[in-house]
Formats: sequence, C1' cells, structure tokens
RNA sequence: UUAUCAAGAGGCGGCGGAGGGACGGGCCCGAUGAAGCCACGGCAACCGGCACGCUGUUGGGCGUGCAGCGGUGCCAAUUCCUGAGGAAAGCUUCGGCUUUCCGGAGAUGA
Repeated sequence: UUAUCAAGAGGCGGCGGAGGGACGGGCCCGAUGAAGCCACGGCAACCGGCACGCUGUUGGGCGUGCAGCGGUGCCAAUUCCUGAGGAAAGCUUCGGCUUUCCGGAGAUGA
C1' cells in the first nucleotide's frame, strides 16, 4: 500500500499457577485452572500448487473452479460491544437520544 474481518473450527493430555479478552470505558471468561510452553486434533482458503477462461506477451495480469501436500493464519462471545471525526433518517422537554452508513482503531494475509 492493498484485500478480508456476521461464517467456520479445541478439547482430552503433560508442564504451569493468576491472569485473560490489543488499549480506555462497559460487559464477560478464569482455582470446575487464566496467560504461556509441549504434544495431538480441527477450521478456513491469503500465498504457493493444479485446471479452465479472458487479456497480454520473452517471464506477466485478471477471473472462475479444484485439492488441502507446502508457507502463514485462526479455533468463547460479530473484531464481544463501544470509542476521534463526518453524513443521512427518526424522536425530542431543543439539553440531547436512537439507528444506519462512511471513517477511525485493531487483527491477519500478500
């Protein structure tokens, strides 16, 4: 910089011993055992792989599909909800409130 983020999949075991869900607020998870590490299992399909189509052309690009062998990722809750700022609609005691969208923040891949 760009794509995706409402779907999906973890519990038995070993070590460990109080934290964890990014951060603030909220709300949750946790001694019926948190984080972390090991082993095993699973999900998905971003990259690599294979096939086809279009385009281009010395090597490429785009799209669709297949597989799940390789490289990552992920496996409580929508990214758990919300968050600077903006737009629209509705309501209003005119202070504001609610909803949706954009955006912001974050995560993962390339």